[in-house]
């Protein structure tokens, strides 16, 4: 420095769900618990999805809409242990 992840070895994280809070909601955030993860470590640019407080519309139990959200939906972007080529 570049590839891809055989044995390994050292460790990391931590889905559901359960309490608490924050949020209109989707979610998030902390503790416990672990489905599973070789980037499941950052990171909302691009897709994709979620949810609709505003705001429009309307046949008025309802369409639509992201300035909200998902990074454990996918790509990009950027770091990074350990052996092997």
């Nucleotide at each position: 420095c570049u590839u891809a992840g055989a044995a390994a070895a050292a460790g990391g994280c931590a889905a559901a769900c359960u309490u608490a809070u924050c949020g209109a909601a989707a979610g998030g955030u902390a503790a416990g618990g672990a489905c599973g993860c070789a980037a499941a470590a950052c990171u909302a640019c691009a897709g994709a999805u979620c949810u609709a407080c505003u705001g429009u519309c309307u046949u008025c139990u309802g369409g639509c809409u992201a300035g909200g959200a998902u990074g454990g939906c996918u790509g990009g972007g950027u770091u990074a242990c350990c052996g092997g080529g």